[in-house]
Molecule: RNase P RNA; transfer RNA
Organism: marine eukaryotic metagenome
RNA sequence: GAUGGCCGUAUGGCUGCCUUUCGACAAUGGGAAACCCGUCGAGAGGAGGAAAGUCCGGGCUCCAUGAGAACACGAUGCCGGGUAACGCCCGGCGGGGGAAACCUCAGGGAAAGUGCCACAGAAAGGAAACCGCCAAACAAUGCAAAGCAGUGUUUUGGUAAGGAUGAAAGGGUGCGGUAAGAGCGCACCGCGGCAUUGGUAACAGUGCCGGCAUGGUAAACCCCAUCGGGAGCAAGGCCGAAUAGGAGUGGCUAAUGCGAGUUCUUAAGCCGCCACUCGGGUGGGUCGCAAGAGGCGCUUGGCAACAAGCGUCCCAGAUGAAUGGCCAUACGUCAAAUGUUUGACGACAGAACCCGGCUUACAGGCCAUC
RNA sequence: GCGAGAUAGCUCAGGCGGUCAGAGCGUCGGAUUCAUAACCCGGAGGUCGAGAGUUCGAGUCUCUCUCUCGC
Numbered sequence: 001g002a003u004g005g006c007c008g009u010a011u012g013g014c015u016g017c018c019u020u021u022c023g024a025c026a027a028u029g030g031g032a033a034a035c036c037c038g039u040c041g042a043g044a045g046g047a048g049g050a051a052a053g054u055c056c057g058g059g060c061u062c063c064a065u066g067a068g069a070a071c072a073c074g075a076u077g078c079c080g081g082g083u084a085a086c087g088c089c090c091g092g093c094g095g096g097g098g099a100a101a102c103c104u105c106a107g108g109g110a111a112a113g114u115g116c117c118a119c120a121g122a123a124a125g126g127a128a129a130c131c132g133c134c135a136a137a138c139a140a141u142g143c144a145a146a147g148c149a150g151u152g153u154u155u156u157g158g159u160a161a162g163g164a165u166g167a168a169a170g171g172g173u174g175c176g177g178u179a180a181g182a183g184c185g186c187a188c189c190g191c192g193g194c195a196u197u198g199g200u201a202a203c204a205g206u207g208c209c210g211g212c213a214u215g216g217u218a219a220a221c222c223c224c225a226u227c228g229g230g231a232g233c234a235a236g237g238c239c240g241a242a243u244a245g246g247a248g249u250g251g252c253u254a255a256u257g258c259g260a261g262u263u264c265u266u267a268a269g270c271c272g273c274c275a276c277u278c279g280g281g282u283g284g285g286u287c288g289c290a291a292g293a294g295g296c297g298c299u300u301g302g303c304a305a306c307a308a309g310c311g312u313c314c315c316a317g318a319u320g321a322a323u324g325g326c327c328a329u330a331c332g333u334c335a336a337a338u339g340u341u342u343g344a345c346g347a348c349a350g351a352a353c354c355c356g357g358c359u360u361a362c363a364g365g366c367c368a369u370c
Numbered sequence: 371g372c373g374a375g376a377u378a379g380c381u382c383a384g385g386c387g388g389u390c391a392g393a394g395c396g397u398c399g400g401a402u403u404c405a406u407a408a409c410c411c412g413g414a415g416g417u418c419g420a421g422a423g424u425u426c427g428a429g430u431c432u433c434u435c436u437c438u439c440g441c
Stems, first nucleotide, its partner, number of pairs: 001370007009330007017046009029036002048348001052359002055357005060232004073228005078092005093107001094105004108223002113221002115217003130163002132159006138152002141149003171189006190212001191210008236287004246278007257270002294313008331346007371441006379395004388426001397413004419435005
């Protein structure tokens, strides 16, 4: 240097706070009720590795749903395993980085289809000729001519070697080949297909074949496979005021209005007040609420994650919200004087239904392996 | 516990990634006026909340963090 694990102030004293057990005393108070509460003594327990962010996965609860499937939407994505489950963990494979230990990867499909690839550039995707290279034609020039030679603000064709543009230009290097070139041919490397060997598999090795067809982008749409009903302890159950509102029964009295498909009149009825009863339900109270996919130790299986068995332990439950303060000693850091004294400070941070992960914050220290 | 957002001094646009970083108000300078305001002309001002990743390329897509607001 790398990786993994652990601790994260300690001990003692005094004095408080919350929960809980036992005993004694008091039997009263608050409240409509539900329900809650006192004093003293003794005992027990009392934040974390992240309690955090709320980013995933579950338990639990209610709602919806006959079962199942499909569509839509969302998530995940190499292979195998672990797990209640996961986007987590373990082991392996492949790509990339490093001298190495080791680290890292949203790591399926771009030959199913569609879209996009700005600017620049001739051309940005079933290619393309700007310069260049080569051939032919034509024109003029030189040599006395045939012909040859070079030249060109010309035309036609071939050519992807070279230049130029770009993030990216249709395999790479070398040799041959050619008018010049080109997988056009060959060797090696890369790529693809088939066979075979090893491996559960991802994949790796070997052999043969194919001259290359297949640019990039899926954290663009999409395709394939797998998974997913929704909301959340402010879930939800129970108890249960006043006021207001609802229903029923009975009573009251007069007036107005409404009141059959049209017009007029009217009946039943409705709108009002009082009393009683009933149910819903807000504030409130209580349960949910901590024995759990639990912790610790040992053994066995497994490379490991983890699983099984045995033994042992009970370990916070607030609701304006407890877990604090002081002193002493030790430890650590910093500062000052200086060779042991003095002073200051103790990282990040603070449970709220509960678990498994991930991510983020963190003074300092210890251990193991390489 | 659930949800939304962050772009200039302020209030806000920014479609399916590309020379597109913009509008209004404000501010600065000029012009006008005796002077001021209004009107007119011109300019400055932005790491797009922070850090990574995907891509040739990110305000935009993905992840993590910070802050603010609502129920």